[in-house]
Context: one part of a larger RNA
RNA sequence: GAUUGAACGCUGGCGGCAGGCUUAACACAUGCAAGUCGAACGCGAAAGGCUCUUCGGAGCUGAGUAGAGUGGCGGGAGCUGAGUAGAGUGGCGGACGGGUGAGUAACGCGUAGGAAUCUACCUAGUAGUGGGGGACAACAUGGUGAAAACCAUGCUAAUACCGCAUACGCCCUACGGGGGAAAGCGGGGGAUCUUCGGACCUCGUGCUAUUAGAUGAGCCUGCGUUAGAUUAGCUAGUUGGUGGGGUAAAGGCCUACCAAGGCGACGAUCUAUAGCUGGUCUGAGAGGAUGAUCAGCCACACUGGGACUGAGACACGGCCCAGACUCCUACGGGAGGCAGCAGUGGGGAAUAUUGCGCAAUGGGGGCAACCCUGACGCAGCAACGCCGCGUGAGUGAUGAAGACUUUCGGGUCGUAAAGCUCUGUCAGGGGGGAAGAAACACCUGAAGGUUAAUAUCCUUUAGGCUUGACGGUACCCUUUGAGGACGCACCGGCUAAGUCCGUGCCAGAAGCCGCGGUAAUACGGAGGGUGCAAGCGAUGUUC
Numbered sequence: 001g002a003u004u005g006a007a008c009g010c011u012g013g014c015g016g017c018a019g020g021c022u023u024a025a026c027a028c029a030u031g032c033a034a035g036u037c038g039a040a041c042g043c044g045a046a047a048g049g050c051u052c053u054u055c056g057g058a059g060c061u062g063a064g065u066a067g068a069g070u071g072g073c074g075g076g077a078g079c080u081g082a083g084u085a086g087a088g089u090g091g092c093g094g095a096c097g098g099g100u101g102a103g104u105a106a107c108g109c110g111u112a113g114g115a116a117u118c119u120a121c122c123u124a125g126u127a128g129u130g131g132g133g134g135a136c137a138a139c140a141u142g143g144u145g146a147a148a149a150c151c152a153u154g155c156u157a158a159u160a161c162c163g164c165a166u167a168c169g170c171c172c173u174a175c176g177g178g179g180g181a182a183a184g185c186g187g188g189g190g191a192u193c194u195u196c197g198g199a200c201c202u203c204g205u206g207c208u209a210u211u212a213g214a215u216g217a218g219c220c221u222g223c224g225u226u227a228g229a230u231u232a233g234c235u236a237g238u239u240g241g242u243g244g245g246g247u248a249a250a251g252g253c254c255u256a257c258c259a260a261g262g263c264g265a266c267g268a269u270c271u272a273u274a275g276c277u278g279g280u281c282u283g284a285g286a287g288g289a290u291g292a293u294c295a296g297c298c299a300c301a302c303u304g305g306g307a308c309u310g311a312g313a314c315a316c317g318g319c320c321c322a323g324a325c326u327c328c329u330a331c332g333g334g335a336g337g338c339a340g341c342a343g344u345g346g347g348g349a350a351u352a353u354u355g356c357g358c359a360a361u362g363g364g365g366g367c368a369a370c371c372c373u374g375a376c377g378c379a380g381c382a383a384c385g386c387c388g389c390g391u392g393a394g395u396g397a398u399g400a401a402g403a404c405u406u407u408c409g410g411g412u413c414g415u416a417a418a419g420c421u422c423u424g425u426c427a428g429g430g431g432g433g434a435a436g437a438a439a440c441a442c443c444u445g446a447a448g449g450u451u452a453a454u455a456u457c458c459u460u461u462a463g464g465c466u467u468g469a470c471g472g473u474a475c476c477c478u479u480u481g482a483g484g485a486c487g488c489a490c491c492g493g494c495u496a497a498g499u500c501c502g503u504g505c506c507a508g509a510a511g512c513c514g515c516g517g518u519a520a521u522a523c524g525g526a527g528g529g530u531g532c533a534a535g536c537g538a539u540g541u542u543c
Base pairs, nucleotide, nucleotide: 001543002542004540006539008537009536010535013389014388015387016386017385020381021347026345027344028343030342031341032340035092036091037090040089041088043086048080049079050078051077052076053075055074056073059070060069061068099300100299101298108225109224110223111222112221113220114219117217118216122213123212124211125210126209127208128207129206130164132162133161139154140153141152142151143150144149170179171178172177184205185204186203187202188201189200192199193198226272227271228270233263234262235261238260239259240258241257242256243255244254245253275297276296277295278294279290280289281288282287302323303322304321305320306319325336326335327334328333353379355378356377357376361375362373363372364371365370392422393421394420395419402413403412404411405410426484428479429478430477431476432475442464443463444462445461446460447459448458449457487532488531489530490529491528492513493512494511499526500525501524502523508515
């Protein structure tokens, strides 16, 4: 000098863009962060509203009594609300997205290669999609329990489950043969049939088997990847082989037997530290330091272990077991996991709102409408950083007053102020501004394709309509008036900038040299000056 995820002191006008728990991977109240599909399936409310009433009945009309009429409100019934809300079976997604860096010195990462593999959704191709069956939820009834929850019996649907048939290709094979699949749903329709539900035709979308691709993932290897020898020997599934098992897959991955190997001064083993990289900072470079934000990979999800489901997990907001901790309890037993977004306590020098919205981008589900999305888009807080703008401009010498200083003549602050003439950036007031971010989707036409068809559906194209959290924001116009907006550090040398007063080795100052003991340009104040400026200093970090 540069640098910073900074903190501290003094000060502080505005805007744009970025970044904001580096410490306790410490504990967490509360809310939200993963759902969706009725075009897979069977069930199925309530509030409210309307009507009615051999029901009850306050009250009213009328009345001599009996009887009659009306009747708020309550009870009951029907219709509607509505095949809605809702729960359940089933499918897809909860393995992405988001967080953190504890562990890890490792094929973890980086780079370059490899062969023995899998891959849901997506794309292209080939072949099919026939005919049956029995259950289980929901629900009903009964029961146990404080609760969480659970049990028994009965009923039921499916794209849930299981056989049968078929098998181009597929799998196994001793080449003789053997094995294995499926599911429907939705739109439209002229004849024909019809039990009036449909059959049938057609289109779309699913489903099954298989091939190839794309994408993603698993595995192996060469090289590179911190410090310590005051760590020198380490190793028994250890190193290799054979048989067997296991995996999607090679392999001591596992197991039985056999052999005795394997690694190491080119640093094994052990110990300490650490996520790695693209990058970032610095530097002329070589190099050194570093790994916040953003991007790629890895690991983790209260601690330890385990598997289940699934194309994919040994699964952050899934399950089981053990442990610590917290909470509920009727003491028998249960519930929980913010290293998601906010937020709380604690720790700390120190790090923000329990905000708005799905309008955009992206993701999940769905034919779609749409739903969900603390991803994301925005807003809020703090000069934390970078950048931009402003705090006025011109004129103005009686060089005013005042202050400081003086050799007492004067000099300096100083055109600085006042005064005069202007301007209006920013901020304030008023008005305009539905700008851009927006194109999809949807609706209506036209053409083409499919088709028996001018239905439907698909593609292309034209037109129309709708959708904005930010936000009455950006921007523009107008209005008021110089009005609301400058500080901080330094002035002995290094190092730009010196005088007076006070103090008297005291008080203090200090990055180094070194100041201060009665004329201190070095301490404290004044006025002057220098440097930066909404910042300036001092501290820490790195080069």

Small-subunit ribosomal RNA, 5' domain from an uncultured prokaryote, 543 nucleotides, folded computationally. The prediction has a mean pLDDT of 83. The RNAcentral record of the full RNA draws on ENA.